[in-house]
RNA sequence: CGAGCGGCAAGGUAGCAAUACCCUAGAGCGGCGGACUGGUGAGUAACACGUAGGAAUCUGCCCCGAAGACUGGAAUAACCCAUGGAAACAUGGGCUAAUGCCGGAUACGAAGUAAUUUGAAAGUCGCGUUUGCGACACUUCGGGAUGAGCCUGCGUCCUAUUAGCUAGUUGGCGGGGUAAAGGCCCACCAAGGCAACGAUAGGUAGCCGGCCUGAGAGGGUGUACGGCCACAUUGGGACUGAGAUACGGCCCAGACUCCUACGGGAGGCAGCAGCUAAGAAUAUUCCACAAUGGACGAAAGUCUGAUGGAGCAAUCUCGCGUGAGUGAUGAAGGCUUUCGGGUUGUAAAGCUCUUUUGACUGGGAAGAAUAAGUGCUUCAGGAAAUGGAGGCAUGAUGACGGUACCAGUCGAAUAAGCACCGACUAAUUACGUGCCAGCAGUCGCGGUAAUACGUAGGGUGCAAACGUUGCUCGGAAUUAUUGGGCGUAAAGGGUACGCAGGCGGCUUGAUAAGUCAGUGGUGAAAUCUCGGGGCUCAACCCCGAGCCUGCCAUUGAUACUGUCAAGCUCGAGUCGCAAUAGGGGUGACAGGAAUUCCUGGUGUAGGAGUGAAAUCUGUAGAUAUCAGGAGGAACACCAAUAGCGAAGGCAAGUCACUGGGUAGCGACUGACGCUCAUGUACGAGAGCUAGGGGAGCAAAUGGGAUUAGAGACCCCAGUAGUCCUAGCUGUAAACUAUCUAGACUAGUGUUGCGGGUUUUUACUAAUCUGCAUCACAAAGCUAACGCGUUAAGUCUAGCGCCUGGGGAGUAUGCACGCAAGUGUGAAACUCAAAGGAAUUGACGGGGGCUCGCACAAGCGGUGGAGCAUGUGGUUUAAUUCGAUGAUAAGCGAAAAACCUUACCUGGGCUUGAACGUGUCAGGACAGGCGUUGAAAGACGCCCUCCCUUCGGGGUCUGAUGCGAGGUGCUGCAUGGCUGUCGUCAGCUCGUGUUGUGAAAUGUUGGGUUAAGUCCCGCAACGAGCGCAACCCCCAUCCUAUGUUGCCAGCAUUCAGUUGGGCACUCUUAGGAAACUGCCCUGGUUAACGGGGAGGAAGGCGGGGAUGACGUCAAGUCCUCAUGGCCCUUAUGUCCAGGGCUACACACGUGCUACAAUGGGCUGUACAAAGGGAUGCGAGUCAGCGAUGACAAGCAGAUCCCAAAAAAACAGUUCUCAAUUCGGAUUGGAGUCUGCAACUCGACUCCAUGAAGCUGGAAUCGCUAGUAAUCACAGAUCAGCAUGCUGUGGUGAAUACGUUCUCGAGCCUUGUACACACCGCCCGUCACACCACCCGAGUCAAACUCACCUGAAGUCGCUACACCAACCGCAAGGAGGGAGGCGCCGAGGGUGGGUUUGGUAAGGAGGGUGAAGUCGUAACAAGGCG
Repeated sequence: CGAGCGGCAAGGUAGCAAUACCCUAGAGCGGCGGACUGGUGAGUAACACGUAGGAAUCUGCCCCGAAGACUGGAAUAACCCAUGGAAACAUGGGCUAAUGCCGGAUACGAAGUAAUUUGAAAGUCGCGUUUGCGACACUUCGGGAUGAGCCUGCGUCCUAUUAGCUAGUUGGCGGGGUAAAGGCCCACCAAGGCAACGAUAGGUAGCCGGCCUGAGAGGGUGUACGGCCACAUUGGGACUGAGAUACGGCCCAGACUCCUACGGGAGGCAGCAGCUAAGAAUAUUCCACAAUGGACGAAAGUCUGAUGGAGCAAUCUCGCGUGAGUGAUGAAGGCUUUCGGGUUGUAAAGCUCUUUUGACUGGGAAGAAUAAGUGCUUCAGGAAAUGGAGGCAUGAUGACGGUACCAGUCGAAUAAGCACCGACUAAUUACGUGCCAGCAGUCGCGGUAAUACGUAGGGUGCAAACGUUGCUCGGAAUUAUUGGGCGUAAAGGGUACGCAGGCGGCUUGAUAAGUCAGUGGUGAAAUCUCGGGGCUCAACCCCGAGCCUGCCAUUGAUACUGUCAAGCUCGAGUCGCAAUAGGGGUGACAGGAAUUCCUGGUGUAGGAGUGAAAUCUGUAGAUAUCAGGAGGAACACCAAUAGCGAAGGCAAGUCACUGGGUAGCGACUGACGCUCAUGUACGAGAGCUAGGGGAGCAAAUGGGAUUAGAGACCCCAGUAGUCCUAGCUGUAAACUAUCUAGACUAGUGUUGCGGGUUUUUACUAAUCUGCAUCACAAAGCUAACGCGUUAAGUCUAGCGCCUGGGGAGUAUGCACGCAAGUGUGAAACUCAAAGGAAUUGACGGGGGCUCGCACAAGCGGUGGAGCAUGUGGUUUAAUUCGAUGAUAAGCGAAAAACCUUACCUGGGCUUGAACGUGUCAGGACAGGCGUUGAAAGACGCCCUCCCUUCGGGGUCUGAUGCGAGGUGCUGCAUGGCUGUCGUCAGCUCGUGUUGUGAAAUGUUGGGUUAAGUCCCGCAACGAGCGCAACCCCCAUCCUAUGUUGCCAGCAUUCAGUUGGGCACUCUUAGGAAACUGCCCUGGUUAACGGGGAGGAAGGCGGGGAUGACGUCAAGUCCUCAUGGCCCUUAUGUCCAGGGCUACACACGUGCUACAAUGGGCUGUACAAAGGGAUGCGAGUCAGCGAUGACAAGCAGAUCCCAAAAAAACAGUUCUCAAUUCGGAUUGGAGUCUGCAACUCGACUCCAUGAAGCUGGAAUCGCUAGUAAUCACAGAUCAGCAUGCUGUGGUGAAUACGUUCUCGAGCCUUGUACACACCGCCCGUCACACCACCCGAGUCAAACUCACCUGAAGUCGCUACACCAACCGCAAGGAGGGAGGCGCCGAGGGUGGGUUUGGUAAGGAGGGUGAAGUCGUAACAAGGCG
């Protein structure tokens, strides 16, 4: 689909009813379609896909052509009746139709050489009435189109730690089977087939057009759209059909879900929606068949989660808007500030406009046509009609959707976020935080001033988005075809031979495979590019062209490559002649020196060994020495950058055998060549097996030393081994860290071995020419160093190897090996480096040169004692703080009883104790007195300013406002100042030059100096800061000055006291003088050095001041200044008392001593430089004295301190002792200062009389007016000095010299250091975490072999029960066929094997981890290269 068929529930109409008609649901028979569309990517590494071809095929519907559609028959669903079942459903009996099924006829056709055999069909509807015509459908044949099946070439991922795979396997003959070729299947025969051009195995994966990226070549990818394939719960199977081994069909088996009456059944969203689960995550259980397309139908039409639309999601792409103009007082607010301002910012407000979007109102598409039908018309055919093929006109239908779009009204109205602002990388400030919280792509930020965290202001970039994460390509020439490398950065195989492979000299001819050109086919469309066109633009869509770089076919060209043929001699090789060098190799023979051992002699106490020793050896006679003997190993001199060999390697001599090289002349072969994966051979030393041998040496081992230890270095012994023979191993810094062969590209010299020419007495020399060898060097190359005809230059051919460090040459597998082990050789994990070459520094138990009280030579100390003082520690209510190797510690502090004072306890004050300034009030304030109190303070009494131009001003007090104050923190936020290296001689710059550069040069070199001082040389030339000089003091002289100074001469005195003088001393001003200037000598005719003269002084005359660039985050916030932070009735301030003075102890710096070079006493001499008015204080008196009383002089060359300066000198005493040394400690008595000496001052007197008799290890200062020793003064200061700073007196010793210690300078060398040796850094052990390996086993998966079982089902065989069509009267036959049997067969089972994964007691190593243990292996000569 009723226009194939039988028929029809319910309902309606008519009828009394039977029944008839109308109407159609659902089902049935039948036909076509369910093999299309739609979904997904599990499997598949394959003819699956892509591309180009091929022959042995089929193809429904569609198109063209030819022919036909004749004549018969038997059934069966539906339906009716009955039965079983819970259901699903099933069974039996009976009736019936067809375009369902079956005979016969006919036929082009098919099969067969042929005879011959075989084989079709169906009607329905319309017109018209008849011999029918037409439409649709049907049958056969031929052809086409479309679609499908099959075959082949080429292309198509990773792993070789997958190297051998294969029995229907490869082929043949004959069958079977299929639509069709074919081992597709079967029987037989043969033994093949595939594989290093990667078979087999394992892993992963749908393929392509395309898409992303890229300049391209490539790399990545396969979502959407399109082509192909595969799949449809997992596995197997066929049926039907044109087509399926069938997504919404069937059968079987498995898993799962559901129903069940437990007997049995049902199911398959990887269709559209939707649900659940998983997940970081992914939409509506929508509308419509209006369009496009599909199925069926004659058509109307029906169906269509295909499709067309709408919905959801900023998921992507594109477009639009969030307003435009004007507007400075640069408003307010915010942020910031140097407090002036700046910025946000024309931004806002305000004023004038516009209306996309939005809201409302109204209008409103295109997408729809060739529908059917109707009317007209043309054409073909026909007797005509219906009909057919066209044309024109008319003609219903819109899901989206009242959508797009248009008009009107309203009004700036409804509309901006996100990221970032340290560099890369466009864009910065404040606050908060304080290695916390946090950030981070890489480097890295954050530990109290964070442009890096968080917030805010500002800015930058994008914008309806912006960031983050993930992935891919790019940059990355970082897998290098285009387009990389291998001496030292990763990387040349240990060496040679050589099969395959790759590459290959000159000439001619042929061919046309490579190559080049033309033409043809194909390379689907979409995509892409270009040119047009349509949506208001764009995205998007449409049209045309290009592109599709490829493959195939065909025709031509022939230079080059290939192939074939013929030749050539230069590459390569062979032979001959006459030569040559050599540690080339193998075997045999034989030699001397030395070591050791043995025997004998001589001989006596050691020998040996080391830094020093000891073990050891020797009186049982060593070592030494002489003679003889034994044995093994190695071969001095020659000897060399020399020779030979493929490399490893090779060294006394002779002989035999033997390989290779080189040079000369000649002949011959005719490309025979180069390289070489796999392979084969050789291959130091050590090691292994067996047998020998064993003198020396010597792993292991023992002993002795060293040492903290010493499993080492050193010593004494000593076994394997070292040697020989036969095997194995197969590695080395097997190195020239440099593969092999060939070609080309300047030179110079050396050495070895040849040849030619000339020459020579001479193999002598020169020159030319080969091979080998070493050193320089042009060009060139190289990151540099360097290489440089022996290339690391310029090229060619071939092989090997590399791709960040560690893990790791490890694990595992495999191969080899007797073993040791070797070859091949990962990953997880972890880091942001590892590395090369060169540069500058620094460092070295590297080198060279040279300085310094650095050592040495000397003198005196410290370390021991007592005391003083500072520090640590301890203590304390507090013992304030700082300084801590040198470069803190008698330092800040040139004065802690109060004060100082910063600390503690207690008592007070709060705009404050002090200071500035403004306002107001007062006339005072001060001073005196009193009460209270520890004082501060509180309370009270007495007393009451100055100047004036009369306006006021000054001062003070009180109140009040604004500022206070802080010895609180940070010296690691700072300024300034200071210490130290170091008064060392260095540190730099400009220009030029060299180098890719860091940098170098200058500044190095030869001399010289105290000196980077000067000279000479030099790709450097100059300059600066340092050195030196200029400044001060001292030493000599001159001039000036003469009081307070001086006194030679004159006078005078007790006295330079006075007169006088200014010569001298001296004073304080100015000058002179010293410059290697002069002489000799050395040296480069230099710089300069040595000696000398003169001179007060001689080579810087002595001393001071003066401190380069920098180092130590050196010191100081408690001198001062200062950023930030902190406190503000207290961390401020006032006051009293206490503390800074403590005391088991340790250290530093000093004083005094230990005595006779001395102590005590007496006497006698000689300074310099300072200080003095609240001061120095003469003198007189008192006191033993400290001192007191009185008191002259002096603001100082005048007076005073101050005197006798002390040591010294002279005399005397003590006589070696804890003393006549030493003076601590303690008792007593005093003096002075001061409000005040208790804590806690100094001094005096009397008494007391400790330790200590010269100081361990160690360590400090000093080179001349120095050390040592002696006293004096000053600052601070009321008082207090053994400290500090100055002053003078007396006044030495020693320096050969640069080996060593310390420090420093210059040059050079090594470096793994750069926070720079106080550096760096290795390994075990302990702890934590991580990944991996092994592991008795255990669990799982995949694959595989053997056997057992075996569903469905095709195929084959069979036909007992069974069956309508044909034949037959019938029996029966032909044919069919449930069933049975057999092969195969999914799945299952048993056993074995392989591979992979999970898990595991335990075991092994690895990696990582701010502060663990032990040592110190490496980097320097790293202390043993």
The prediction has a mean pLDDT of 83. Small-subunit ribosomal RNA from a metagenome, 1425 nucleotides, folded computationally. RNAcentral holds the sequence, with entries from SILVA.